[in-house]
Molecule: transfer RNA
Organism: Vicugna pacos
RNA sequence: ACAGGUAUAGCUCAGUGGCAGAGCACGUGCUUUGUGUGCACGAGGUCCUGGGUUCAAUUCCCAGUGCCUCUG
Numbered sequence: 001a002c003a004g005g006u007a008u009a010g011c012u013c014a015g016u017g018g019c020a021g022a023g024c025a026c027g028u029g030c031u032u033u034g035u036g037u038g039c040a041c042g043a044g045g046u047c048c049u050g051g052g053u054u055c056a057a058u059u060c061c062c063a064g065u066g067c068c069u070c071u072g
Stems, first nucleotide, its partner, number of pairs: 001071001003069005010024004018055001026042005048064005
């Protein structure tokens, strides 16, 4: 330099054109000999940035940025 992939909760990742989710972690309560285990509840998100298509975009298209991989 060329090509491909990827970006969603603190972490690891799902997800579908119409409300954003799981596990772990975190907080509260109950349980318990108990800073553990188990159960219940809760909080936490500009879905990387900008633009386009659409009645409607996290999702589709384009560009940019970061990261990963291949080729030279």